Molecule: small-subunit ribosomal RNA
Organism: Anaerolineales bacterium
């Protein structure tokens, strides 16, 4: 100093958290594509597919100054002719065709092949090089054909044979040679070798043009540039489910061949040579500069433009030439395509345009050689689809534009509304101004340096003129993620990148308005890169999330202790060569700007040489002892192997006793016993495992190892410090060990015990229990090789607080000598955490790290499919080891939270349960409900929390149902408009069930007089609806529950959910209350304020009066654990006592937190939305009907079965709540009696219901019966209410006289004035179907020991796979569809290679005078048996996904038999059983340990 400069994350698993993991999205890009939309210019690009086929034009020619020459043009000449004309002459300008030279190997075009020295980049030489440049040399003498022409031929054509003849810068001999030469000799020089000298060898040449000077060529040779061959380091893709490959393969010697090295070929001789640093096979792919994305490491990718390679219908092959094995050359096969006289022939767009196919796709058959280059030519000049221009395509980047200023508190249309407005919106319109671009016109460059020449081009630029004039869409609006309301639609139609909307109110579909990005564009799809630290080299991980091989040995590799010396490979710096150009980044400048272009400077992180430095590392060479290892000592030990011994114990035999049983199990049975079980004594035998010691113990490498003794034999620490002298760590492959179980082959077999066979449970019961029992369990000797082979924690080393236990030594002190006790070392084990650092998503680890380093190995990359297919290696075999894909899904999952739940656990409560009393369930009636049934039997309320509930009164009415009959602005509300000027209404008459109609009659309104109110007609907006949704809602309301909970601030604690507080210990009815406490307050709720009732006191009152006592009102007193003892932490309180009417809440009542049952209720009201209608009703009136039916089922309740009773007669006794003028309704008198009559009091502490009571008490009868119980039922007779008792009232009287004689599993209610009895009153109401509801009062018990079990609920703790929360969750079979992938008789098809046949062209070879002809190499080609990869294929199995199928319950709680790895056998199926193992089992006891005391 211009470059140094860069780096964002959401969503989505969960009720929430926090970690892991996927998946997703926002960014850039593109040779795009579709989809819609379209003004203008500039500068780029533009057959990615089928290296498929190709019509037609053109793309490589040129040189007469190389040559013979003259077919064609032009010009001259010459003859003939009068002229037109025709004939000659190559005599000028040029030239078809031919011979010759050069070029045609370059430009251009693709990307089949190709994983290779192809290509990139560093180096090398055994070489070659036309033109070009340059140095210093020659070019002398000769010969002989040949094309073309010219004749005859052959052919349909392409083409071609014969003969004659001629030229050169063609072509041959010979000469002559500067100088070449892997011949050969000397000589110098240390070698390689190189120089020198000499002999020997081979080998040139062309002319032409100029009057000439001369030019241009020729020809030999050295050097040079550029160009090229060839070798060589190095670099860059996948698969190891490709592990072994190679005979010319590897070397050697000789010789061929080549410009040149070389097995590049050949002979012959060896047998090598690559290869895990991955040969070989397979699969893809031209490479490279660069493009794209990225903070970058890096990923991806090879269009356009530059280098190199390869190709050129397909496969060969050679020849020409300096330069090929040749894109528009040759010869051969083959395929395709044309032409043909059928005989034969021609071709080769992957140049530039063009076209057909295939495709989702990708352009004019255009001008021009003006420029810039190439090729020929001496030149002029020819050529040049190279280029240089234009054309089409919004395909890309860039740049303009489509106006611009005023202009309403704001037109109209549309869209919304709370109807008041607001939105679109200064947006339009209208006014005025501008003209980029358009449109006309006019002028008009540069590209030519250097004479001529401009395709582009009358372009680019410029000036006038006109005139807002010609120019805006695209996607989005639910979160990511900017942007919001209305309609429609109803889990339909649809959306959708992920999560995910849509089931009547959808900012998520569809369409309207508004909004919001972008803009000639906008989106969509495709692909990369990014985000993704998600392969983590930067910069990841592996207790439980995926993830440590079952363990050890030990190769390779990898790392590797002090010190010293040397070296310099690494490493560091420094000089120098290279890494084209372009691109890239800066700067500057050119096109009006940009994009684009140029110029300079960086930059390109690389490789190779030179030189430095020696600190690491490497590598020599020495040296050390501390890693490691050996030596001695003495030491523990279930450590391995192999003999032998032992005693309990089973069980089986044989014997004795001795009898009806045993045995099992929650009960049972099966079995087993009188042919004598079981019990018991005693004796034989057998096999298997070793009580107690025993432990948290102990060796081992893992897996394992347990009586005793004896042998053999591994490994291990401690001490001593002698030796050795880094010998070490780790370990792919490899090897050996390797629990159970299981296999083979021979033994043995007591017990146990898969399969089995029987008995039980059970809905079933292939199982859990139970009785048999096989195989196995045991020994040998061989296989197998897995396990929850776990610590779910590879090994090694070093660091980094400490407490105890145990094993071993040593010292100490003590002893005689030990034990014990103290201390210390080392070792091993093994627990604990209030806990240190520290580290974890968190649990937790925590000197035996999961902690701080280093080293080495194994392993992981989302779930299923799957440890599954195939493949391969291993196994007798089961079966093991290695190991995916398609599909599919957003998840899966760790670990902690708070609930909820458990056939977990504690503690605690309630008439929960026990204890009692009395009920329901059995009758018969009431009554409410289901079902049935009906024309209708109107809704509604369904476990507890519906069912005497709404309904506190269904004959009409109520009423909603049903059936008939009506009515339509309506039975009922408001408004407006027009008539009317009649009120409304009352009575009568007719038809009619009635409603209603239809006629008469009587009355005929108020008023500020305004035709105002009001009424009635019509008409119009609208009314009406008990029609739906209570799952759109408000209100209220049941419930859990009068249970004691529900939460919040502030602090604290945790990465967070979240947790403390709310937990403990005590106490209470109570989260009451008190202690203790990281919590300290508070707040809904408990409790208390309210209200009744119980004691007293004082006042104070009437309904005849006084007294006294009730009573009724007001006001006050009184009860607070307030005083005593006792227990308790001296607290809270709690038990007891005094005193009181009352005692520890005194008794009742109202009062019901946060919430939870999408609990009830649209029919009680209200209300959103929606349906339906409106002269054919879901509206509205009226009459009958039903809500009251009845084979049944269920609930709530009366009444009873009777002597504690029931009937009679008595004294007759003793209350309280209440209600009362449409009422209560006395007395006195009728009638047995409901009940009439009658009226007196009384608007009520007066009068009345009501001298109110019943139970009770006396007394008499009844005497265990279907009764003097019980009253249903039915029959007559009567009364009362009502408009009417039939459907369908209630009461009285006489008869009538059912079931019923205390109720099966079951189940309710109730703790004191309570149950249980008794009976009064009052709501509703004309009357009552009341036995029900609510109140009064009266009579008055019985038990609670106690929390073990039933329900229900509080609190704490544990487990969970639950969270819609156990009425969850969730597993497999089997049934249908549907999709992939594998196996399959097999079929059919590519690919490469092996063997043999056949072999065209060709090059060298051999033979021939030639013509030919032979042999090997060799492409294509048949044929044969495998390899390999793809397509297809009956069947069959598994997999996966689907709707609300089937069967059963297999896991999650102790999941009801804990669960789960490996085995093995069995079963419809999860499964189940053996055996060996894990805790990733929940309880409960116990032992241990640590803190503390």
């Nucleotide at each position: 100093c211009a470059a140094u400069u860069g780096a964002a994350g959401g969503g989505u698993u969960u009720g929430a958290u926090c970690c892991u993991g996927g998946c997703u999205c926002a960014g850039a890009a593109u040779g795009a594509a579709c989809g819609u939309u379209g003004g203008c210019g500039g500068c780029g690009u533009g057959g990615a597919u089928u290296a498929g086929g190709c019509a037609u034009g053109c793309a490589a020619g040129u040189c007469g100054a190389g040559c013979g020459g003259c077919a064609g043009c032009a010009g001259g000449c010459c003859c003939c002719g009068c002229a037109a004309g025709g004939g000659g002459c190559g005599c000028u300008g040029g030239c078809g065709a031919g011979c010759g030279g050069c070029g045609a190997a370059a430009g251009g075009g693709a990307g089949a092949g190709u994983a290779a020295c192809a290509c990139g980049c560093g180096g090398g030489u055994a070489c070659c090089u036309g033109c070009c440049c340059u140095c210093g040399g020659g070019a002398c003498c000769g010969g002989g054909a040949u094309a073309g022409c010219u004749g005859c031929g052959g052919g349909a054509a392409a083409c071609u044979g014969c003969a004659a003849u001629u030229a050169a810068u063609a072509c041959c001999g010979g000469a002559u040679g500067u100088g070449g030469u892997u011949u050969c000799c000397g000589a110098a020089u240390a070698c390689u070798u190189u120089u020198c000298g000499g002999a020997g060898c081979a080998g040139a040449a062309a002319g032409u043009c100029g009057c000439a000077a001369g030019a241009c060529g020729c020809u030999g040779u050295g050097g040079g540039a550029g160009g090229g061959g060839c070798c060589u380091a190095u670099g860059g893709u996948c698969c190891a489910u490709c592990a072994g490959g190679u005979a010319g393969u590897u070397g050697g010697u000789a010789g061929g061949g080549u410009a040149a090295u070389g097995g590049c070929c050949u002979a012959c001789c060896a047998a090598g040579c690559c290869u895990a640093u991955g040969a070989c096979g397979g699969a893809u792919a031209g490479c490279g500069g660069g493009a794209u994305u990225g903070a970058g490491u890096g990923a991806u990718c090879g269009a356009c433009c530059c280098g190199c390679c390869u190709c050129a219908c397909u496969g060969g092959g050679a020849c020409u030439g300096a330069g090929a094995c040749a894109c528009u050359g040759c010869c051969c096969a083959g395929a395709c395509u044309u032409c043909u006289a059928c005989g034969g022939a021609a071709g080769g767009c992957u140049g530039c345009a063009g076209u057909c196919g295939a495709g989702a796709a990708u352009c004019u058959u255009c001008c021009c050689c003006a420029a810039u280059g190439g090729c020929c030519g001496a030149a002029a000049g020819g050529c040049u689809g190279a280029g240089g221009g234009a054309g089409c395509g919004a395909c890309g980047c860039c740049g303009c534009g489509u106006g611009c200023a005023g202009g309403a508190a704001g037109a109209a249309g549309c869209c919304c509304u709370u109807c008041g407005g607001g939105g679109u919106g200064u947006a339009a319109a209208c006014u005025g101004c501008u003209u980029u671009u358009c449109u006309u016109c006019a002028a008009g460059a540069a590209c030519a340096a250097c004479u001529c020449u401009g395709a582009g081009u009358g372009u680019a630029c410029u000036g006038a003129a006109g005139g807002a004039a010609u120019a805006a869409g695209g996607g989005g609006c639910u979160g990511c993620u900017a942007a919001c309301u209305u309609c429609g639609u109803g889990c339909c139609a649809g959306c959708a990148g992920c999560a995910g909307c849509g089931g009547u109110a959808a900012u998520a579909c569809g369409a309207a308005g508004g909004c919001c990005c972008c803009g000639a564009g906008c989106g969509u799809u495709a692909u990369c890169c990014g985000g993704a630290u998600u392969u983590a080299u930067u910069g990841g991980g592996c207790g439980u999330a995926a993830a440590g091989c079952g363990u050890u040995a030990a190769u390779a590799g990898g790392c590797g202790g002090u010190u010293g010396a040397g070296u310099a490979a690494g490493u560091a710096u420094u000089c120098g060569g290279u890494c084209a150009a372009a691109u890239c980044u800066c700067a500057u400048g050119g096109c009006u700007c940009a994009a684009c272009c140029a110029u300079g400077a960086g930059g390109c992180u690389g490789c190779c040489g030179g030189g430095u430095a020696a600190a690491c590392u490497g590598c020599u060479c020495g040296a050390c002892u501390u890693g490691a290892g050996g030596u001695c000592g003495g030491a523990a030990g279930a450590g391995g192997c192999a003999a032998g011994c032992g005693g309990a114990a089973c069980u089986a035999c044989c014997g004795g006793u001795g009898u009806a049983g045993u045995g099992g199990u929650a009960a049972a049975a099966u079995g087993c016993g009188u042919u004598a079980a079981u019990a018991u004594c005693g004796g034989u035998a057998g096999g298997a495992a070793c009580a107690c010691c025993a432990a948290a113990g102990g060796c081992g490498a893992a897996g394992g190892c347990a009586g005793c003794u004896u042998g053999c034999u591994g490994g291990u620490a401690c001490g001593a410090a002698c030796c050795u002298g880094a010998c070490g760590c780790u370990a792919a492959a490899u090897a050996a060990c390797g629990a159970a179980a299981g296999c083979g082959u021979g033994g043995g077999g007591a017990g146990c015990g898969a399969a089995u066979g029987g008995g039980a449970u059970u809905a079933g019961a292939u199982a859990c229990c139970c009785c048999a029992g096989u195989a196995g369990u045991c020994c040998a000797c061989g296989c197998c090789g897995u396990a929850a082979a776990c610590g779910a924690u590879g090994g090694a080393u070093g660091c980094u607080a400490g407490g105890g236990a145990u094993u071993g030594g040593g010292a100490g002190u003590u002893u005689c000598g030990a034990c014990c006790c103290u201390c210390u070392c080392a070792g091993u084990c093994u627990c604990g955490u209030u806990c240190a650092a520290g580290c974890u998503a968190a649990c937790g680890c925590g000197u035996u790290a999961a902690g701080c380093a280093u080293c080495c190995c194994g392993c992981c990359u989302g779930g299923g499919a799957a440890g599954u297919a195939c493949g391969g290696c291993c196994g007798c075999a089961a079966g093991g080891c290695u190991a995916a894909a398609a599909c599919u899904c957003a998840a899966a999952g760790g670990a902690a939270u708070u609930g909820a739940c458990g056939g977990g656990a504690g503690c605690c409560c309630g008439c929960a349960c026990a204890a009692g009393c009395g009920g329901u369930g059995g009758a018969g009636c009431a009554u409410g409900u289901g079902g049935u049934u009906u024309a209708a039997u109107u809704c509604g309320a369904c476990g507890a929390u519906a069912a005497a509930c709404g309904a506190g009164a269904a004959a009409c009415c109520u009423u909603a149902c049903c059936a008939g009959g009506u009515c339509u602005a309506g039975a009922c509300a408001u408004u407006c408009a027009g008539c009317u000027g009649c009120a409304a209404g009352c009575c009568c008459u007719a038809a009619g069930a009635a409603a209603c109609u239809a006629g008469g009659g009587c009355c005929g309104c108020c008023u500020u007089c305004g035709a105002g109110g009001g009424u009635g007609c019509u008409g119009a907006a609208c009314a009406g609806g008990u029609g739906c949704u209570g799952c759109a809602u408000g209100g209220c309301u049941g419930u859990c529950g009068u249970c004691a909970g529900c939460u919040c601030g502030u602090g604290g604690c945790g990465u967070g959910a979240g947790c403390u507080g709310u937990u403990g210990g005590g106490u209470u009815a109570a989260g009451u209350c008190c202690u203790c406490u990281a919590a300290c307050g508070a707040g809904c709720g408990c409790a208390a304020c309210c209200c009744c009732u119980g004691u007293c006191g004082a006042g104070u009152g009437u309904u005849a009066a006084a007294u006294a006592u009730u009573c009724g009102c007001u006001c006050g007193a009184g009860a607070c654990u307030g005083c005593c003892g006792g227990c308790g932490a001296u607290a809270a309180g709690c038990c007891g006592g005094a005193g009181g009417a009352a005692g520890g809440a005194a008794g009742g009542g109202a009062u019901g937190a946060c919430g939870u049952c999408a609990a009830g209720u649209c029919a009680g009201c209200a209300u959103g939305g929606u349906c339906c209608u409106c002269u054919g009703a879901c509206g509205a009136c009226c009459u009958g009907g039903g809500c009251u039916a009845c084979a049944c089922a269920c609930g709530u309740g009366c009444u009873a079965c009777a002597a504690u009773g029931g009937g009679g007669u008595g004294u007759c006794a003793c209350a309280a709540u209440g209600g009362g003028u449409u009422g209560c309704g006395a007395a006195a008198c009728c009638g047995u009696a409901a009940g009439g009559c009658g009226a007196a009091g009384c608007c009520a502490a007066u009068c009345c219901c009501a001298c109110c009571a019943a139970a009770c008490c006396a007394c008499c009868c009844c005497c265990c019966a279907g009764u003097u119980c019980g009253g249903a039922u039915u029959g007559a007779g009567g009364g009362c209410u009502g408009c009417a008792a039939c459907u369908c009232g209630c009461c009285c009287u006489c008869a009538u006289g059912a079931a019923g004689c205390c109720g099966g599993a079951a189940u309710c209610g109730c703790u004191a004035g309570u149950a249980a009895c008794c009976g009064c009153g009052c709501a509703u109401c004309a009357g009552c179907c009341a036995u029900g509801g609510u109140g009064c009062g009266g009579u008055g018990a019985a038990u609670a020991c106690g929390u073990u079990c039933u329900c229900g609920g509080g609190c704490u703790u544990u487990g969970u796979a639950c969270a819609c929360a156990c009425c969850g969750c969730c597993c497999g079979u089997c049934a249908a569809g549907c999709c992939a992938a594998g196996a399959g008789a097999g079929u059919c098809g590519g690919g490469a290679a092996u063997a043999c046949c056949u072999g065209a062209a060709g090059c060298g070879c051999c033979c021939u005078u030639a013509c030919g002809g032979g042999a090997a190499c060799c492409a294509a080609g048949g044929u044969a048996g495998g390899c390999u990869c793809g397509a297809u294929g009956a069947u069959a199995g598994g997999g996966g996904c689907u709707a609300a199928g089937u069967c059963g319950u297999a896991a999650c709680a102790a999941g009801g038999c804990a669960u789960c790895g490996g085995u093995a056998g069995c079963g419809g199926a999860a499964g189940c059983u053996g055996u060996c193992g894990a805790u990733g089992g929940a309880u409960c006891a116990c032992c241990u340990c640590c803190u503390u005391u």